[in-house]
Description
RNAcentral holds the sequence, with entries from ENA. A computed fold for a 390-nucleotide RNA from Nostocoides sp., annotated as Bacterial RNase P class A. Taxonomically the source falls in Nostocoides (Bacteria, Bacillati, Actinomycetes, Intrasporangiaceae). The gene name in the source record is rnpB. Its Rfam family is "Bacterial RNase P class A". It is annotated as a ribozyme. The prediction has a mean pLDDT of 79. The same sequence occurs in records of 2 taxa.
RNA sequence: AGAGUCGGCCAGGCGGUCGCGUCCGCGGCCCCUGGGCCGCGGCCGAGGAACGUCCGGACUCCGUCGGGCGCGGUGGUGGCUAACGGCCACCCGGGGUGACCCGCGGGACAGUGCCACAGAGAGCAGACCGCCGCACACGGCAUACGUGCUGGGUGCGGUAAGGGUGAAAGGGUGGUGUAAGAGACCACCAGCGGCCUGGGUGACCAGGCCGGCUCGGUAAACCCCACCGGGAGCAAGUCCGAACAGUGUGCGUUCGAGGGCGGCCCGCCCGAGCACACGGGUAGGACGCAAGAGGUCGUCGGCAACGGCGACCCGAGAUGGAUGACCGUCGCCCGUGUCGCGGAUUCCGCGGCGCGGGAACAGAAUCCGGCGUAUCGGCCGACUCUUCCA
Numbered sequence: 001a002g003a004g005u006c007g008g009c010c011a012g013g014c015g016g017u018c019g020c021g022u023c024c025g026c027g028g029c030c031c032c033u034g035g036g037c038c039g040c041g042g043c044c045g046a047g048g049a050a051c052g053u054c055c056g057g058a059c060u061c062c063g064u065c066g067g068g069c070g071c072g073g074u075g076g077u078g079g080c081u082a083a084c085g086g087c088c089a090c091c092c093g094g095g096g097u098g099a100c101c102c103g104c105g106g107g108a109c110a111g112u113g114c115c116a117c118a119g120a121g122a123g124c125a126g127a128c129c130g131c132c133g134c135a136c137a138c139g140g141c142a143u144a145c146g147u148g149c150u151g152g153g154u155g156c157g158g159u160a161a162g163g164g165u166g167a168a169a170g171g172g173u174g175g176u177g178u179a180a181g182a183g184a185c186c187a188c189c190a191g192c193g194g195c196c197u198g199g200g201u202g203a204c205c206a207g208g209c210c211g212g213c214u215c216g217g218u219a220a221a222c223c224c225c226a227c228c229g230g231g232a233g234c235a236a237g238u239c240c241g242a243a244c245a246g247u248g249u250g251c252g253u254u255c256g257a258g259g260g261c262g263g264c265c266c267g268c269c270c271g272a273g274c275a276c277a278c279g280g281g282u283a284g285g286a287c288g289c290a291a292g293a294g295g296u297c298g299u300c301g302g303c304a305a306c307g308g309c310g311a312c313c314c315g316a317g318a319u320g321g322a323u324g325a326c327c328g329u330c331g332c333c334c335g336u337g338u339c340g341c342g343g344a345u346u347c348c349g350c351g352g353c354g355c356g357g358g359a360a361c362a363g364a365a366u367c368c369g370g371c372g373u374a375u376c377g378g379c380c381g382a383c384u385c386u387u388c389c390a
Stems, first nucleotide, its partner, number of pairs: 001386010012330007020045002023042009047361001051372002054370005059233004071229005076090005091105001092103004106224002111222002113218003128163002130159007138151005171189006190214001192211008237287004246278006258270004294313008332358012
């Protein structure tokens, strides 16, 4: 210099003009003691994913002595965590020269099922071609006429070496053996099972001995094993709680209910309706609901995830659901023109100035921990490979 791998971070800054929402203050109006509406001023006002709602929890209500069946989920090992299908470290397998990446990674001698197409045969294998033996009839050649050699054909049988089919055909290589062959036998290698030794908490690794010679795949098929899970979800749930119509009951209309005269009595005035219940725990309101398994920094323990301690910090909370629009300027990116410098063959790189364009994905609704997905661009750190120079 070029090509990459992994991890972390930002998500334009400042100012102005309008607009929206919660809250606070002031003023006005209305119902009448606490609110509603309007105006002005002030503070604050989305995210790294607020998203998808795929997992896990907190919280709430219902159910529940305990256990089992069923159903669902998880699946190498050890750890972290409130918990997890998440994270960290390691093991095994696969990919990459490497940094590193990927794995729905228990069990296929507990049982059952399935293995398309092709192919003779796909599971206590299989004979299509080939190879070999025997028998039969035929042909060719040789003949010492006894027969021998040989060719294709038919039938019976042997054979898993070779060809062919397939994702997969019952270990591989070499030899012995045989009519031809075959773990039939032997040596080595691979793999499986059992035992032992050593290392590791463990998954597992290294080594040794023995065994039959070899056992297919599929459990995101049923199933088996181990572990986990009661159900529903903030429209959970808790509290307050009307008005009008209508219906019912009671009292009352000169035997005056009820109302007004600031609380009571007397008194004065008005006076035909008044009270309660149902409607309805409805409409509506409030809480839940914003300080929490919270964040940052330091320090200690740990390889790490993470945990302990200390200090500091933490101003969205709507309920038809606010957080927006425009302008100026600076910064960023892309294209283009021009100037300068460097390397140089058109051309490339860096810097200055001008012009034109661009800036994503998306958006709270009980909260938290994850995962997954989307995202214009930019920055930082660690590491790997190749080439060159000193």